[in-house]
RNA sequence: AACUCAUCAAGAGAGAUGGAGGGACUGGCCCUAUGAAAUCCGGCAACCUGACUUGCAAGUCGAGGUGCUAAAUCCAGCGGUAUAGCCGAUAGAUGAGAA
Numbered sequence: 001a002a003c004u005c006a007u008c009a010a011g012a013g014a015g016a017u018g019g020a021g022g023g024a025c026u027g028g029c030c031c032u033a034u035g036a037a038a039u040c041c042g043g044c045a046a047c048c049u050g051a052c053u054u055g056c057a058a059g060u061c062g063a064g065g066u067g068c069u070a071a072a073u074c075c076a077g078c079g080g081u082a083u084a085g086c087c088g089a090u091a092g093a094u095g096a097g098a099a
Stems, first nucleotide, its partner, number of pairs: 003097006013041001015040003021031003025077004042069003047065002049062005073091001078088004
């Protein structure tokens, strides 16, 4: 890399360094010198996880391992439909597992 399962409409700084790019891909549409990426700090959340209650369920508290911190996974990308929309699939992301 590929495989399985779950989730993806909530949430999160007017900080420091840094200097031009970024939003996976393609097409759009956006963000950005009123400062991009990246790193640090801060923050959010609670998948794994620790403690406790307890009926193997479920819940409460914490936050050690990840993760995330513009816009719904920014929108569409294939199919269906009761077609300014909705549903499903694909792709992608994250976690846990398996090999």
Molecule: SAM riboswitch aptamer (S box leader)
Organism: Andreesenia angusta